A computed fold for a 101-nucleotide RNA from Paenibacillus sp. 32O-W, annotated as Purine riboswitch aptamer. It matches the Rfam family "Purine riboswitch aptamer". Rfam links the family to the GO term purine nucleobase biosynthetic process. Rfam's curators write: Riboswitches are metabolite binding domains within certain messenger RNAs that serve as precision sensors for their corresponding targets. The prediction has a mean pLDDT of 81. The source organism's lineage runs through Bacteria, Bacillati, Bacilli, Paenibacillaceae and Paenibacillus. It was read from a public genome assembly, where an Rfam model found it.
RNA sequence: AUAAAAAAUUGAAUGAUUCCUCGUAUAAUGGCAGGAAUUGGCCUGCGAGUCUCUACCCGGUCACCGGAAAUGACUGGACUACGAGUGAAUGCGUCUAUUGG
Numbered sequence: 001a002u003a004a005a006a007a008a009u010u011g012a013a014u015g016a017u018u019c020c021u022c023g024u025a026u027a028a029u030g031g032c033a034g035g036a037a038u039u040g041g042c043c044u045g046c047g048a049g050u051c052u053c054u055a056c057c058c059g060g061u062c063a064c065c066g067g068a069a070a071u072g073a074c075u076g077g078a079c080u081a082c083g084a085g086u087g088a089a090u091g092c093g094u095c096u097a098u099u100g101g
Stems, first nucleotide, its partner, number of pairs: 007099003011095001013094003016090004020085006026055001029048001031046005040065002049056001057077007
């Protein structure tokens, strides 16, 4: 002088994972069958709906139905799939640079 590995540090780098926010889907919606309750207004199943897997429920207020077989309106609250974020976190991976030897 050159130089490998381990290790350490660095970063408006990049990836992954988780969370958050936003967007799209779907209106947490609608149809049918069987059963149940009426101090109640539900249970089970099958289709539809999404360039879509899953889900298709809970609560409140008001109405309606005089014991019958049928609920309605409004309202608050999710999950799931995909996408976006110069949002957050990570003794995580890769990479850059420096140290190291």